[in-house]
């Protein structure tokens, strides 16, 4: 300079066009324990920025940011 991949909870991942975006682990908080860890229970907590297509976008499309590979 070209090309290709990824970007979702605090951290590993799902959801390939269909209505409240879910799981596990982590955090708070209650139960239970003599206490602590284990166990149960609730609860908090996300779709990189913009625009476009659609009746509906995490999904498709462009473009900006970021991550990682390839080639020159």
């Nucleotide at each position: 300079c070209u090309c290709c991949u990824c970007g979702u909870a605090g951290u590993u991942c799902a959801a390939u066009g269909g209505a409240c975006a879910g799981a596990a682990c982590a955090a708070a908080a209650g139960g239970u324990u003599u206490c602590u860890a284990a166990c149960c229970u609730u609860u908090c907590a996300a779709u990189g920025g913009g625009g476009g297509u659609u009746c509906g976008a995490u999904u498709c499309c462009c473009u900006c940011c970021g991550a990682g590979g390839a080639g020159a």
Transfer RNA from a Candidatus Nomurabacteria bacterium, 72 nucleotides, folded computationally. The sequence was found in a public genome assembly. Rfam family: tRNA. Its family is annotated with triplet codon-amino acid adaptor activity in the Gene Ontology. It is annotated as a transfer RNA. Model confidence (mean pLDDT): 80 of 100.